Two RNAs folded together computationally: RNase P RNA and transfer RNA, 471 nucleotides in total. Model confidence (mean pLDDT): 75 of 100.
[in-house]
RNA sequence: GCGGAUGGCUGGAUGGCUGCACCUUGCAAGGGGUGAGGAAAGUCCGGACUUCAUGAAGCAAAGGCGGCGGGUAACGCCCGCCCGGGGCAACCCGAGGGAAAGCGCAACAGAGAAUAGACCGCCUUGGGUAUUCAGGCUAGCCUGAAUACCUAAAGGUAAGGGUGAAACGGUGGGGUAAGAGCCCACCACGGUGGUGGUAACAUCACUGGUAUGGCAAGCCCCGCCUGAAGCAAAACCAAGUAGGAACCGCGUGGCCCGUUUGGGCCGGGGUCGCUUUAGCCCCAGCAGGUUCGGGUGGUUGCAAGAGCGUAUCGGUAACGGUGCGCCCAGAUGAAUGGUCAUCGAAGGGGGGUAACCCCUGGAACAAAAUCCGGCUUACAGGCCAUCCGCUAAA
RNA sequence: GGCUCUGUGGCUCAAUUGGAUAGAGCAGCCCCCUCCUAAGGGGCAGGUUGGUGGUUCGAAUCCACCCAGGGUCACCA
Numbered sequence: 001g002c003g004g005a006u007g008g009c010u011g012g013a014u015g016g017c018u019g020c021a022c023c024u025u026g027c028a029a030g031g032g033g034u035g036a037g038g039a040a041a042g043u044c045c046g047g048a049c050u051u052c053a054u055g056a057a058g059c060a061a062a063g064g065c066g067g068c069g070g071g072u073a074a075c076g077c078c079c080g081c082c083c084g085g086g087g088c089a090a091c092c093c094g095a096g097g098g099a100a101a102g103c104g105c106a107a108c109a110g111a112g113a114a115u116a117g118a119c120c121g122c123c124u125u126g127g128g129u130a131u132u133c134a135g136g137c138u139a140g141c142c143u144g145a146a147u148a149c150c151u152a153a154a155g156g157u158a159a160g161g162g163u164g165a166a167a168c169g170g171u172g173g174g175g176u177a178a179g180a181g182c183c184c185a186c187c188a189c190g191g192u193g194g195u196g197g198u199a200a201c202a203u204c205a206c207u208g209g210u211a212u213g214g215c216a217a218g219c220c221c222c223g224c225c226u227g228a229a230g231c232a233a234a235a236c237c238a239a240g241u242a243g244g245a246a247c248c249g250c251g252u253g254g255c256c257c258g259u260u261u262g263g264g265c266c267g268g269g270g271u272c273g274c275u276u277u278a279g280c281c282c283c284a285g286c287a288g289g290u291u292c293g294g295g296u297g298g299u300u301g302c303a304a305g306a307g308c309g310u311a312u313c314g315g316u317a318a319c320g321g322u323g324c325g326c327c328c329a330g331a332u333g334a335a336u337g338g339u340c341a342u343c344g345a346a347g348g349g350g351g352g353u354a355a356c357c358c359c360u361g362g363a364a365c366a367a368a369a370u371c372c373g374g375c376u377u378a379c380a381g382g383c384c385a386u387c388c389g390c391u392a393a394a
Numbered sequence: 395g396g397c398u399c400u401g402u403g404g405c406u407c408a409a410u411u412g413g414a415u416a417g418a419g420c421a422g423c424c425c426c427c428u429c430c431u432a433a434g435g436g437g438c439a440g441g442u443u444g445g446u447g448g449u450u451c452g453a454a455u456c457c458a459c460c461c462a463g464g465g466u467c468a469c470c471a
Stems, first nucleotide, its partner, number of pairs: 001390010012343007020035006037365001041376002044374005049230004054278006062226005067081005082096001083094004097221002102219002104215002119161002121157005126151012169187006189208008234300004244292005253266005267283005307326008347360005395470002397465005404420004413451001422438005444460005
């Protein structure tokens, strides 16, 4: 210098005029203060908070998560590590438990697709033909052997071809009629043990000769987690409540005390899917209770918080502890706008030996709606730090 | 604001637990029939299954993330 990897930051400033929302001050006119984001977004996860269900335990159903250890209020997030894959490397990617519990699926092609399979090929036997050799004799026939070819009757064979996404361990050697874990070595896989590590796992030794193909983002199994709904949750105030409508309780208990009202004990019924248990309610009262029908107002919830900044300590890190400092939008049809002036960084172009000068540039995505922690997605231009590869020079 | 549903030719719908050329009706174009039109018959074109990525041998179908649209005081005060 070129190319690349990772992490982070920024994404205008000041002032004038004129508006908007909230707070505050003032009798009023008016004055003063504050006012969007890294994603405020998607609403995909996890919580806080609130209401509903009386509390607890177990089971079931439904949904989710999934290497190991740690962080955290919690998480499907983050950090570190392991394993697998990619890259020369920095580094990146992985929904990463179980297919030797069970069920299911695999179109077409192909002989055969999961208790494998004989189409071609290879080999053996059978039949035929030809050639050669040997033997026999009746001298051109017979017998035998070998080789080659044809045939396809019987069998062997999963090494090779072909089909397919996938063909029932891989490579090499031995072995065999030809072959085959049939045997052997190494690799892969499983089991047992040792060592290292908290663990995932790594490594070593011994051992097993096939028994173990794929799919669980198919059912399922194992382990763990989860009650439901959501700030239009919800609470309070004000106003309003006509005719009417819907729903609920229903179960006609027993004994004792007591004149009655009533009280006690036992029993029965109800109480979010089921069961158990504690508690609560009901067991004759109908002229009962609750809700709808109304309204579309106000206040609270609503911003001092798992808060922000900084220093220091612990930790590889995520993160945590401590000290100090700060207060940072709060609307409810929903504010945060418009315009002008000045300045102006980086970047780009040109000139110049250089200092420097001139021109350009001011542009992205998008905007709170109860609040936090994450993830994902969008984002013009620009900056910083660390690291890797190549090339050149020293 | 919350919640929730949907997406397959121009329109309306299919596609059997994932299986190969995504099928049908209406509409469109061409031809036949008719004096002409309609009806009828035959043929043709038209689809990146909203998009991207993943799982799988294989995706309209399963999964993730985006995009667009709908419901709305008779989904929620």
It holds a member of the Rfam family "Bacterial RNase P class A". Gene Ontology terms of the family: dimeric ribonuclease P complex, tRNA processing and ribonuclease P activity. The family's RNA type in Rfam is ribozyme.